Context: one part of a larger RNA
């Protein structure tokens, strides 16, 4: 100089920012992803009006039933989301990650563009009711039901396999454009005024996947590593190339331009210092990556091997009627450890972004805000001018004196920043909606009023002196003070430097 710092002493306001660096330790409580009734059946409430009983002459009031269209609630089928967004940095030395090139080897929901379609039919399974098991969690068996669930058939220029066959380009493999055969392959009349939605193609647009060249840690007190190893045929597998698996041959492949091992560490854009060249880092913020109690696995889906899904082990937790369960904060708050150290169980969806939905709307601990921390950076006040009897006090002294503290105080004249008090009061919202917020910011009051510490005076390095102490006590970054006059210990006066901060320690240059 710098810092995510901590420590001490000491602290007045505001803006903006920042905040578990240790145990990827264990987690009480809330809450963090739901939405669509304009796919679907069924049930509960409300509820027009009908009707029944009772009371009155009647108007009608009470009670009790049925109950349209509607509208609302909470399950369930069923669609889209839940693979986005947010945590973390364990593991990764490796196509992870940067950059640059490539797929004649791929894939893509929603979203644009184009092109043709939505015929006809069938059977079920939740919900429900019945019955039954279980202490729950659940479960099972029988019956009944609806769709944009699910299965069958048509139709298909096109598509897409397989075989042959023509052109035509290239870069071995091949692309491409075309012919004939053969055999496969779609859907929903669900709402609604347009419209919105579904199916097949074909094209883009963003997004992944894959393959390659080149870069960026220490270690040789690690020198040889390797059997799916290297490359071939063939087959399965995957969007898709390939030892990615297989079965069978050959025997390869790598390595002193560091193989192989062993330690470290997620990378990168940037930070930080530095004249630069370099060094050291890699929190916040942005992009990639792995990760999700440890370890394994696939299912679903366009899209995961899936943080708040499943399965199975494992370890801990916890509930249980002892049979058998439940669960995963490296999501915001918070809690207990650990530690030198690191916040609030807060408000709102008003913005802005996301999921659904035709929309109203719902949802969002992302976000936008508060709130705690002087943790950092920036801006401000802690008042301004006057004021000599150079006052008392202190300290020094050559002591009836003087110096100094010092224009410093007293005293005079002002002035109100900031906090404070009171009153209007937003922009953030184009039209309706504001959590911040009675906030910012404006005007008014009052009154110098309510606001200065810290360290340091031997040299280096700015800033002396007196008293105590006496190689003690103690100081110290480095020379190094201190054994009777110690500017170097401690105090006190006085002085220097920085200030809402000072110093101290610790890392980096």
């Nucleotide at each position: 100089g710098a810092c995510g710092a901590a420590c001490g002493c000491u602290g007045g306001c505001g803006g903006c920012g920042u905040g578990c660096c240790u145990a990827a330790c264990a987690c009480a409580u809330g809450c963090a992803a739901g939405u669509c009734g304009a796919a679907c059946g069924a049930g509960g409430u409300c509820c027009a009006a009908u009707u029944u009983g009772u009371a009155g002459c009647a108007a009608u009031a009470c009670a009790g039933a049925u109950g349209a269209a509607g509208a609302u609630c909470g399950a369930g089928u069923g669609g889209c989301g839940a693979a986005c967004g947010g945590g973390u940095g364990a593991g990764u030395a490796g196509c992870a990650c940067g950059u640059g090139a490539g797929c004649a080897a791929c894939c893509u929901g929603c979203c644009c563009c184009g092109a043709a379609g939505a015929c006809c039919g069938g059977g079920a399974c939740a919900a429900c009711a019945c019955c039954g098991g279980g202490a729950a969690a659940c479960c099972g068996g029988u019956g009944c039901u609806a769709a944009u669930a699910c299965c069958g058939g048509a139709u298909a220029c096109c598509c897409c396999c397989a075989u042959c066959g023509a052109g035509u380009c290239g870069c071995a493999u091949g692309g491409c454009u075309u012919g004939a055969u053969g055999a496969g392959g779609a859907a929903a009349u669900g709402g609604a005024u347009u419209c919105c939605g579904c199916u097949u193609c074909g094209g883009g647009a963003g997004g992944g996947g894959c393959u390659c060249g080149c870069g960026g840690c220490c270690u040789a007190u690690c020198a040889g590593c390797u059997a799916g190893u290297u490359g071939g045929u063939g087959a399965g597998g995957u969007a898709a190339c390939g030892g990615c698996u297989c079965a069978c041959c050959a025997a390869g492949g790598c390595g002193u331009c560091g193989a192989c091992g062993g330690g470290u560490a997620g990378c990168u854009g940037g930070u930080c210092u530095g004249a630069g060249a370099g060094g050291a880092c890699g929190a916040u913020c942005a992009g990639c990556c792995a990760c999700a109690c440890u370890g394994g696995g696939a299912c679903u889906g366009a899209g995961a091997c899936a943080c708040g899904g499943c399965c199975c082990a494992g370890a801990c937790u916890c509930c249980u009627a002892c049979g058998g369960g439940a669960g995963g904060c490296a999501g915001c708050a918070g809690u207990g450890g650990g530690g030198a150290a690191u916040c609030u169980u807060g408000c709102a969806c008003a913005a802005u972004g996301g999921g659904c939905g035709a929309a109203a709307g719902c949802c969002u601990g992302a976000u936008g805000c508060a709130g705690c921390a002087a943790c950092g950076c920036c801006g401000c006040g802690u008042g301004a001018g006057g004021g000599a009897c150079g006052a008392a006090g202190g300290c020094u002294u050559u002591c009836u004196g003087a110096g100094u503290u010092g224009u410093a105080a007293a005293c005079c004249u002002c002035u109100u920043u900031c906090a404070g008090c009171a009153g209007g009061g937003a922009c953030g919202a184009u039209u309706g909606u504001g959590a911040c917020g009675g906030u910012a910011c404006c005007u008014g009051c009052a009154g110098a009023a309510g606001a200065a510490g810290c360290c340091c005076c031997g040299g280096c390095c700015a800033a002396c002196u007196a008293c105590g102490u006496g190689c003690c006590a103690g100081c110290a970054g480095c020379c190094g003070c201190g054994g009777u006059a110690a500017u170097a210990c401690g105090u006190a006066g006085g002085g220097g430097g920085c200030a809402a901060g000072c110093g101290u320690u610790g890392u980096c240059c």
Predicted 3D model of a 509-nucleotide part of an RNA (small-subunit ribosomal RNA, 5' domain) from an uncultured bacterium. Its mean pLDDT, the model's own confidence on a scale to 100, is 85.